[in-house]
Context: one part of a larger RNA
RNA sequence: UCCGGCGAGUCUGCGUAUGUUGCAAGGCUAAGGCUCUCUGAGCCGUAACCGAAGCGAAAGCGAGUCCUAACAGGGCGACCAGUAGCAUGCGCAGGACCCGAAACCCGUGUGAGCUACCCAUGGCCAGGUUGAACUUGAGGUAACACUCAAGGGAGGACCGAACCGGUGACCCUUGCAAUAGUCUCGGAUGAGCUGUGGGUCGGAGUGAAAGGCUAACCAAACCGGGUGAUAGCUGGUUCUCCCCGAAAUGCCUUUAGGGGCAGUCUGUGGCGUUCAGUUGCGGAGGUAGAGCACUGGAUGGGCGCUCUCCCACAAUGUGGGAGAAAACCCGACCAAACUCCGAAUGCCGCAACUCUAGAGCCAUGGAAAGAGGCUCUGAGCUCUAAGGUCCAGGGCCGAGAGGGGAAUAACCCAGACCGCCGGCUAAGGCCCCGAAGUGUAUGCUAAGUUGAAAAAGAGGUGAGGUCACUCAGACAGCUGGGAUGUUGGCUUAGAAGCAGCAAUCAUUUAAAGAGUGCGUAACAGCUCACCAGUCGAGUGGUCUUGCGCUGAAAAUAUAACGGGGAUCAAGCAUACCGCCGAAGCCGCGGACUCGCGCGCAAGCGUGAGUGGUAGGGGAGCGUUCUGUUGUAGGCCGAAGGCGUGUUGCGAAGCACGCUGGACGAACCAGAAGUGAGUAUGCCGGA
Repeated sequence: UCCGGCGAGUCUGCGUAUGUUGCAAGGCUAAGGCUCUCUGAGCCGUAACCGAAGCGAAAGCGAGUCCUAACAGGGCGACCAGUAGCAUGCGCAGGACCCGAAACCCGUGUGAGCUACCCAUGGCCAGGUUGAACUUGAGGUAACACUCAAGGGAGGACCGAACCGGUGACCCUUGCAAUAGUCUCGGAUGAGCUGUGGGUCGGAGUGAAAGGCUAACCAAACCGGGUGAUAGCUGGUUCUCCCCGAAAUGCCUUUAGGGGCAGUCUGUGGCGUUCAGUUGCGGAGGUAGAGCACUGGAUGGGCGCUCUCCCACAAUGUGGGAGAAAACCCGACCAAACUCCGAAUGCCGCAACUCUAGAGCCAUGGAAAGAGGCUCUGAGCUCUAAGGUCCAGGGCCGAGAGGGGAAUAACCCAGACCGCCGGCUAAGGCCCCGAAGUGUAUGCUAAGUUGAAAAAGAGGUGAGGUCACUCAGACAGCUGGGAUGUUGGCUUAGAAGCAGCAAUCAUUUAAAGAGUGCGUAACAGCUCACCAGUCGAGUGGUCUUGCGCUGAAAAUAUAACGGGGAUCAAGCAUACCGCCGAAGCCGCGGACUCGCGCGCAAGCGUGAGUGGUAGGGGAGCGUUCUGUUGUAGGCCGAAGGCGUGUUGCGAAGCACGCUGGACGAACCAGAAGUGAGUAUGCCGGA
C1' cells in the first nucleotide's frame, strides 16, 4: 500500500413541539390486588396529577379583579379544549456520536539483579622515572648551624600497560549496537578500581549538586484502581432520489479559533399584495461641488492705529526721514473637525400602475454561522507602499460547473434537470499549431514597436495651427567684399574688435559690430554678423497632436508574443461586411417540482421552475430479527458464491446459466447491535 471483517447520535427519566389514536369538560391511573389457557392477557384500584377561572401581597371578591374617593383611566384576565398513550424532532440529567491526552488522587501494592550512596568481607594495580624526611661518614663550628658524599625510598609525584574513564574527529544514524566501531585522548598508590553479601524508594530515597540517578524517556518510578477522568481542541461519523438554501455581521461575554440574543436559512399554520420596481406628488438632510458671509490659515497692493531708529528745532513736545505693523479696503487663494450656498444618488411618506415572486408580514418547530476572501467605487491609517489594514456601497468566490484570459477561486462572458453526430449568439477570436477572413477601404509604425516601466533627452517620422523671409530672387552652397577716424577710452609690462572695466559714437558705403568664434607675448592671420554676385523655388522658427527611439542590469536555458512565425502586417487607428465560438438562447424527446383551470379520484391541459457547501424539509431502497410462518416454495436443487440478460432516475429488484448441497421467502405490519473509503482507526491476510 492492497484485500476481507469489525468500527461512531444509543438507552432511561423529565420537558417541549408536531403527527396520530382513544375519550372529552373532562382525561388518566400509580403502587398494589384479583382471575386465566400464566415470562403474557383481561379486570379491579380514582390516592395523586393535568385541565375546566381569574385577579390581588393578603383579607377577599369573582367573569371579573387589582390600583383608587371614583360608576374616570389603566394592569392582568374572560370571549380560543383538554388529557392519556404511541411515534418523530429538539432540550435537560446521565460516559450520552466515536476514538484521543499532558495530568490528578488512592494502595500494609511491585521494584536498589540497572543506577546513587552507605555497611561488612575479599581481590587488583606490567615496567620505567624522580629521589622528601631521616641515617651514616667526611668537612666545618666553642657548640649548634651549615656543606659534601653515600645510604634511604616519601608522594591525592612523573612516563606508561592491565584496569577505570570518555577529549576531539571520522564512522554509524531502517546501525554490528535503542549510545557501538576506528584513530586520538584523561586517570593509572588513590577522594583508586573491583567481586560477593547486605541496607536506604515514590513527595520518598540517594545525590563531591547535573533536577542527576532510583531496571533502555524521572520537575515526582512502575503496576492496579477511581476511569468510559476531563478535552470550548484535532481527527472520524457508513444507502438513494426530490425541494429550498445560509453565514463569516451587530450587541454582550476572564470574551476574542467558545458562547447568549438579534440578523440571515428551512419546515408548519395563519394574513392575503401589505413586498419590490416605475411614475407622479410631498418631505427630512448638509456630502460632491462651490464659496469666503462666520471660524481659522495664507498672499501682493493701498491706507496706516501703535511702536522702533535717525535728523532738525522754539524740546515732558513739534516737524521731517526710514522701518516693523493691527484693523479696514482692493486683487487672487486654502480647510475632515469652516459654511452665505449646495446637487446627483440614496432614504421616508401618499397614490396609481406593473409584478404571483420560493414577494412581504405574524406565530411556532429545527438549524447552521458568528476566522471570510478578491475586485470596483467612496473614505481613514500607512509612504495617495503592500496579495497591508480598517469602515461604507456594489459584484463575485466562498457554496458556481461551462466559454475566454497560454496555464491561473475572485477578472470578462455566462448561472449546468437529462439526452441529441440539430440551429443562433456572448466574451473572445478568424496565417499555422487550432474552429472561423492570409476579408474590404483609408492611413500610421520600421522600433519585431507590437510582445514590460518613469523623470528626462533627441534634425526619427506622419497630421494640424501660427509667425517670419521669398521671382523687387528667399534658405543652403560657391565667388567677392567685410572698410575709415582707430592701436576708440580706461586698465595694463603689453591690451591693437576678441584678459578685464565703463562706454558703444561717427565717417565712407552695396555692406561691414568700437566686433561671433579660433588665434598672437602684443600685433599679424583665419572666420562670423552684414553686403553684392552666381543659382532659381520654396525656406526658417514656434505651438498642438499620432506612432516610434534612448533612458532599460540578475542570477540552471531562448525565457517580457502560449509557440511557429509575422512588416502596404498575422502590428496600430478608423469604418464596414462575413464567419467561428459556451452546459447562454432556440429546436426535438424525456424526468421531476410548484402555481392555475377541469376532475370524486387516477389524471389531463396550461404556465413557471429544477447549480449548490453548512443546514432545514419530503419521499424511498436495502440488511438482521419478530408476527403472518417453519407457511408458499425446495434434492425435478434452498441459502450462499460466480456470471449473463433485463427493469427502475437511483438506493436496488427480477429472470436465467454455472457452482453449491439443505434450507426457506413475498405481501402487510412491527423492532433495531441497520448500510463503510478515509478516524497516522482495530483484527486477520497478501